[in-house]
Formats: sequence, structure tokens, C1' cells
RNA sequence: CCCGAUAAAGGCAAACCCGGAGAAAUCCGGGGGCGCAAAGCCACGGACCCUCGCGGCGUAUACGCCGCAGGGUGGCCGGGCUGCCGAAG
Repeated sequence: CCCGAUAAAGGCAAACCCGGAGAAAUCCGGGGGCGCAAAGCCACGGACCCUCGCGGCGUAUACGCCGCAGGGUGGCCGGGCUGCCGAAG
């Protein structure tokens, strides 16, 4: 350095509930633990989700679809950076 134990010390925190922010996706705080060896940080590539917005199409105002733009998810994947411990190999 790779690697990841019925190791040790710890860490994070799903669903759900309460309060708050937001148009929404979703996020923040508290509770709660499904799980996680990076479930630490970063939206660069992909994927997915949302639309207070712009244009077009199907059209009956609704609604749906496509494109653009904006937002989101790092616990969807890849990638980048950093990190605890040290069994077997």
C1' cells in the first nucleotide's frame, strides 16, 4: 500500500413519528435504528426524482408527452479528495 476479522475503540443513521423550511423533489432539528468499512466530503460523468418556469405537440380550460432551463438525490453507480484499527492473505 492492497485488503476487511464473530477483533478493539468508536462513528454514521433507513423506514416511521414530531417540529420547521420549500411550489415540489427534498432538506434541517429532535426521537428512532434498517443498515453502512468510508452511509465522511465533492454534483465532474451517467442514472433517477421535482417544476414557482420557457417553448412545442396531443388537445376541451384539465391533463399528458417532448425539448430547454432551474432545483434535488453522495444511503443509485462511476470518479475525485480525506480518514480509524490492524487479524488472515